[in-house]
RNA sequence: AUAACAAAACUGAAUGCUUUUCGUAUAAUUCCGGGGAUAGGCCCGGAAGUUUCUACGAGGUCACCGUAAUGAUCUGGCUACGAAGAGAACGUGCAGCCUA
Repeated sequence: AUAACAAAACUGAAUGCUUUUCGUAUAAUUCCGGGGAUAGGCCCGGAAGUUUCUACGAGGUCACCGUAAUGAUCUGGCUACGAAGAGAACGUGCAGCCUA
């Protein structure tokens, strides 16, 4: 000087994690079947909707209905993907540095 192997520490960027905001999807929507209540206005199932997994329900207000059928409106989300910011220590592999 070079090569191989092993261990530990540090540094760098990447990635994984948590969280906030924003964007996209979907309108927390629509249709159908069965059952139920009426002091009520629900329950169960199926389907559509998303280059999409999941979800598709809750509460309030107003209206309407009278044994069978609900309507309008407001509020607050989850999930998937992407972007930006913040946080914490650790893991992973890579690179660098150093020691034996």